[in-house]
RNA sequence: GCCUUGAAUAUGUUGAGCGAGUAUUUGCGAGUAGUUAGGAUUUUCCUGUGCAAGAUGCUUGGUUAGCGGCGAACGGGUUAGUAACACGUAGGUAAUUUACCAUUGACACGGGCAUAGCCCGUCGAAAGACGGAGUAAUUCCCGAUGUCAAGUUCAUUCCUAAGAAUGAACUUGAAAGGCGCAAGCCGGUCAUUGAUGAGCCUGCGAACUAUCAGCUUGUUGGCGGGGUAACGGCCCACCAAGGCGAUGACGGUUAGGGGGAGUGAGAGCUUGUUCCCCAACACUGGGACUGCGACACGGCCCAGACACCUACGGGUGGCAGCAGCCGAGAAUAUUGGACAAUGGGCGAAAGCCUGAUCCAGCGACAUUGCGUGGAGGAUGAAGACGUUCGCGCCGUAAACUCCUUUUAUAGGGAAAGAAGUAAUUGACGGUACCCUAUGAAUAAGCGGGGGCUAAUUCUGUGCCAGCAGCAGCGGUAAUACAGAACCCGCAAGCGUUAUCCGGAUUUAUUGGGCGUAAAGUGUUCGUAGGCGGUUCGGAAAGUCUGAUAUCAAAUAUCCGGGCUCAACCCGGGGCGAGUAUUGGAAACUUCCGAACUUGAAGGUGCUAGGGGCUAUCGGAACGCACGGUGUAGGGGUGAAAUCCGUUGAUAUCGUGCGGAACACCAAAAGCGAAGGCAGAUAGCUGGGGCAUUCUUGACGCUGAGGAACGAAAGCGUGGGGAGCAAAAAGGAUUAGAUACCCUUGUAGUCCACGCCCUAAACGAUGGACACUGGUUGCUUGAAGUGUCGACCCUUCAAGUGGCGAAGCUAACGCGUUAAGUGUCCCGCCUGGGAAGUACGGCCGCAAGGCUAAAACUCAAAGGAAUAGACGGGGGCUCACACAAGCGGUGGAUCAUGUGGCUUAAUUCGAUAACAAACGAGUAACCUUACCUGGCUAAGACGCCCGACGACGUCUCCGUGAAAGCGGAGUUUCCCACAAGGACGGCGGGACAGGUGCUGCAUGGUUGUCGUCAGCAGGUGUCGUAAGAUGCACGCUUAGAUGCCGUAACCUGCGCAACCCUUAUCGUAUGUUUUACUUGUCAUACGAAACUGCCGGGGACAACCCGGAGGAAGGCGAGGAUGACGCCAAAUCAGCAUGGCCUUUGACAGCCAGGGCCGCACACGUGAUACAAUGGCCGUUACAAAGGGAAGCCAAGCCGCAAGGCGGAGCUAAUCCCAUCAAAAACGGCCCCAGUUCGGAUUGAGGUCUGCAAUUCGACCUCAUGAAGCCGGAAUCGCUAGUAAACGUGAAUCAUCACGUCACGUUGAAUAUGUUCCUGAGCCUUGUACUCACCGCCCGUCACGCCAAGCGAGCUGGGAACAGCCGAAGCGCCCCGCAAGGGGAACUAAGCUGGAUUCAGUGAGAGGGGCGAAGUCGUAACAAGGCACGGGUAGGGGAACCUGCUCGUG
Repeated sequence: GCCUUGAAUAUGUUGAGCGAGUAUUUGCGAGUAGUUAGGAUUUUCCUGUGCAAGAUGCUUGGUUAGCGGCGAACGGGUUAGUAACACGUAGGUAAUUUACCAUUGACACGGGCAUAGCCCGUCGAAAGACGGAGUAAUUCCCGAUGUCAAGUUCAUUCCUAAGAAUGAACUUGAAAGGCGCAAGCCGGUCAUUGAUGAGCCUGCGAACUAUCAGCUUGUUGGCGGGGUAACGGCCCACCAAGGCGAUGACGGUUAGGGGGAGUGAGAGCUUGUUCCCCAACACUGGGACUGCGACACGGCCCAGACACCUACGGGUGGCAGCAGCCGAGAAUAUUGGACAAUGGGCGAAAGCCUGAUCCAGCGACAUUGCGUGGAGGAUGAAGACGUUCGCGCCGUAAACUCCUUUUAUAGGGAAAGAAGUAAUUGACGGUACCCUAUGAAUAAGCGGGGGCUAAUUCUGUGCCAGCAGCAGCGGUAAUACAGAACCCGCAAGCGUUAUCCGGAUUUAUUGGGCGUAAAGUGUUCGUAGGCGGUUCGGAAAGUCUGAUAUCAAAUAUCCGGGCUCAACCCGGGGCGAGUAUUGGAAACUUCCGAACUUGAAGGUGCUAGGGGCUAUCGGAACGCACGGUGUAGGGGUGAAAUCCGUUGAUAUCGUGCGGAACACCAAAAGCGAAGGCAGAUAGCUGGGGCAUUCUUGACGCUGAGGAACGAAAGCGUGGGGAGCAAAAAGGAUUAGAUACCCUUGUAGUCCACGCCCUAAACGAUGGACACUGGUUGCUUGAAGUGUCGACCCUUCAAGUGGCGAAGCUAACGCGUUAAGUGUCCCGCCUGGGAAGUACGGCCGCAAGGCUAAAACUCAAAGGAAUAGACGGGGGCUCACACAAGCGGUGGAUCAUGUGGCUUAAUUCGAUAACAAACGAGUAACCUUACCUGGCUAAGACGCCCGACGACGUCUCCGUGAAAGCGGAGUUUCCCACAAGGACGGCGGGACAGGUGCUGCAUGGUUGUCGUCAGCAGGUGUCGUAAGAUGCACGCUUAGAUGCCGUAACCUGCGCAACCCUUAUCGUAUGUUUUACUUGUCAUACGAAACUGCCGGGGACAACCCGGAGGAAGGCGAGGAUGACGCCAAAUCAGCAUGGCCUUUGACAGCCAGGGCCGCACACGUGAUACAAUGGCCGUUACAAAGGGAAGCCAAGCCGCAAGGCGGAGCUAAUCCCAUCAAAAACGGCCCCAGUUCGGAUUGAGGUCUGCAAUUCGACCUCAUGAAGCCGGAAUCGCUAGUAAACGUGAAUCAUCACGUCACGUUGAAUAUGUUCCUGAGCCUUGUACUCACCGCCCGUCACGCCAAGCGAGCUGGGAACAGCCGAAGCGCCCCGCAAGGGGAACUAAGCUGGAUUCAGUGAGAGGGGCGAAGUCGUAACAAGGCACGGGUAGGGGAACCUGCUCGUG
């Protein structure tokens, strides 16, 4: 002095293009520099000449702004836009350009004017701007020259053209110097050729959307200009009216494209990070300038938004460069080192620059390699956990012994990367690597353990807390939650989340389907398109084949190589789809040409038909009108009523009118494209079949769009209107009945014309062609044989049915009329719901139709078949199931049980059938489990140990309700005299105890279906399978009892039989019985009954009916006996038992008292009655089976009696209970009444048991004398020695029985039968049920939540249009010598306007989905109680109802 201010990035570089400034430095210094000449030892030096100057000098190097050159268009970043020649690929450019580089040729002569810097000045806060003077160049300008280039004209060659090359003539057009002593080098100009890069054009490829179907005016083309490096409507003037589009134009949405990447067996599907190529962009929008190259990331101008500075006047800026900051976000790094290498820019070079790049840092983000130690170590430490308490497991794991050192730490050494040279030059880095030392030292986690899916137990929790990918787990024994132990998997990672591919043949080209699962257009005609018979020839588009070019590198792949291996990196090779060019082949497809007849069509002959349209005619029925006869009903229904009728209905006869439909024929029949078509005749008309083999000669098939037809209902206009009949009205039914049923009844149904265009428009089966065993009907035609003719028979063709081979099918089923095997074309499907809905579009008068989503929600929805269960489905059969009968219950009083209520407690259990006189076959105490109070404390009971004492029986005292507590007294077994045993209390210890909980943890036992006839297995067979068959059919039985038959043959548990009792007889015995013999008695043993015999039926069977004989006859009667299973049926309180709980203020144990017996009421089971078939009194007969020693108790006596006294007998066929059992029978009274019925209740007095009778026993006597006069709805039992009635006994038990169990006595009625109620068995059928009809399930309404559509509107964005305004800017016009000024046009931005589209938001209203156990009904599933469903129309709280037509699902 200059520069910088985070450090940087191209404000780069160049002083060898230029003029200057500046400090410093080098050299010389009276010489230096230059010039010129000569010489020499020639990178330099010497000599001569000559100018300036002693510092303001010359010179060397550096540095700085400026002029000039080159670069800045590369490299680096990003993916907003773009659906496009942006990209990829293959080409074209004869329609072009290309700085630097290479090649070749020719040049570089002579002049000139400026300007920045610098200096002076002015303005401004600044940025900066302006004026004056003067200056250089490789800056700029002019002239000359012209190999050459460009232009014009001519000629020749090439060429389809456009044009190219060559030659000639004319016109026009260049330049710059610098360095070096020099050689020479670096430049400059005009051209040539090349290389490289770029521009433009074209074919093909590559997103979604048709709910975008029409788009376009510079639009499409032409002529002539302009413009560009270059073609071109690129732009302009004029002319023409074109151009694009269903092979998807135009519009909308989304998106950078490719090499590649992920996945996949592949085909594909998804994707475009890193690396490479291309494109686009650089705050947003527009624009040009400079330049070889830009419309330019770190350039310019303008507009806009934003940020900053300001003196308020005005200025400045652009990280999608590298770092870094803020913000946003679930989330993404250092304000590092170096140009050492590779590469780039500039330079002659040295060199400078380079956040490109090379390295380092951070991050388990990914990939790869390695380690966290190795060997030994036990009848197995401690500890945790589990446990069947034995043990097991962690587990050779640890400890312990020996060894190693990858890694770690420390020390020493130490690269390659450096080329190209004599030297210098390494960011990484003292890094990789090598050596030494130390010491197992420094180094293991994460997820999971019910299934899928490898790996299990304990504890806690108790539908809570929680888990969850799917289904799901959790409500007291959770392998699913949480913790622990153990185990499994992977491992410096593991798991979660998100996304893509795979599995998924689940969009199916490879490689799917459409009868019923989602799916065939309602039908036909037909355009485009797709596909297409036989022969020959040609072509060569497809096809096949050879060659060439390309397919960048990287990736992938193969072979090698380098880092210790690997990941990674390097080298080499090969494959390869595609595209283009070229040579060939000709079977097939295609194209062209020529033929053919079998496909198709036509001609001729015959023929069937509810095919269509129009007109006319007919009879039956029905209704109405009129008239006659005639009288009280008619009509209608499950039953009724509304309704019609004495103003004469219904009925009947006659006449007339009216509209609609056409009985019989009639049929699985016929015709038609489908919808559909039915009296007869006539007319018009379409299609089919058979025969003939005459004509044409592939003329064909299908068919997106399109067109026509299209049941019923419905709509419009005008007719018509008998019957029927939505709506409507009334009557019934009903809880209601907006229905089903009935009576009326309007649209409509009918006709003409015009719409609508949908159906379960179905064969739920698109059309065409070909092929593939049969059999049997029907319709039509023809031929043959035959006949007088016909029938019959044989054959062919067309159509329409049944059964069925192969084959197909998930099965059902289909099966020459295919759902079989193939070809061609079209339509359609892709989980259920939302939804055939919303929005949009088209059509319609409307109703509505066609096209057609999503959000959200569920884990299913669905098909076919199987086994059950069920049905207000069917068939067969059975049962006291009903019916026929007899007697009861339900009403009364009492007893008893239960519920409820009450209570201190009223202990607990049992609850439809299958609880309720049940556990309990005996609650005054006890029982007893409950309550109150008082007590005990290792306990009332069991075990062990210690010491003491005999124990025990006892005695006494205190207290007390007792239990208990406290105290006093008496006493010693065995003996070998050590000890031992029993017992007692005391002390100690494991533990005892629990009628506490769970019967939904269990064993055992039981009830019930049900003493019903079923249940199951083996082998075989059938079926893909679940399963079936066996075990179905027929006959039969009480019976799955038996027979017959049969793809079944056998077997087991059940049935039956064996067992017990009983009825008859015989034999033996004889305590009892009897006076005795005996045997009607008792005991024991045996016989007898088997459809054995006869007749009939039956299939000659099984078996059934009748009969004989017999005590008994067809299981003689009764009992015991209860299959597989169902009801989580009952019982933890009979017993046993897992788990849990309690155990000194007990849920244990003892005691006293109370309670279980409590009473407004309800229910069940019984007893007694209501009376005369009875009651009372008297008299008089006949049983069976039991029990008895803490017992039964006789005779006799007493008492009215209960009972007492008494004592004989009896261990019981002996005695007793116990009598003569009662009812029955005989005689008498009562005389229909609340009674001589009935006996409750109450009073008084007694007896008995028992410690005890008050709560709370039984009985007796006297008195009292309630309700009740046969029982509503409903309901129970019983089929023969039964019901009913009558008494007797026993168990339990001190006492107590109306209950229970057993016993006998008397002793009926009825059963035509299986229609109905209930239950059960078998077969079959339907099913949307399987927790199985007490099932399932639909819709409205109410409440909550959610998403989407509509919505008066409001807000915002996008892309356009019209008008206005209009910056910069290229070009244009005007003025000016110029500078400059002005103007018009175009344009960005902006303003205004109306349309358009996409979002957000919105009162409100409508539907949808999902929600806990809400409300109303019950629509569907069974004949779902009115068969259901489709379309349409009307109606209704709702499911729905009704009309018309259609389907059978």
This is a predicted structure of a 1449-nucleotide RNA (small-subunit ribosomal RNA) from a bacterium. Rfam family: Bacterial small subunit ribosomal RNA. Gene Ontology terms of the family: ribosome and structural constituent of ribosome. The sequence is in RNAcentral, with records from SILVA. The prediction has a mean pLDDT of 82.